[in-house]
Predicted 3D model of a 71-nucleotide RNA (transfer RNA) from a Minisyncoccota bacterium. It was read from a public genome assembly.
RNA sequence: GCGGGUGUAGUUUAGUGGUAAAACAUCUGCCUUCCAAGCAGAGGUCGGGAGUUCGAUUCUUCUCACCCGCA
Repeated sequence: GCGGGUGUAGUUUAGUGGUAAAACAUCUGCCUUCCAAGCAGAGGUCGGGAGUUCGAUUCUUCUCACCCGCA
């Protein structure tokens, strides 16, 4: 330099055009003499830009980071 793949919550992952989700974690409350466990609830997320569309996590394109291969 060229080609391919991945990018979603603090972490691990779902989600193939129509209100972004689960588990663990965090916080609050209940329970308990206290802690743990358990129960109930809350907050928090689509790497960035542009395009297509009534509508984009999803399709197209550029870019960024990481990984793999070729040179």
Background
The organism belongs to Minisyncoccota, within Bacteria. Its Rfam family is "tRNA". Gene Ontology term of the family: triplet codon-amino acid adaptor activity. By type it is a transfer RNA.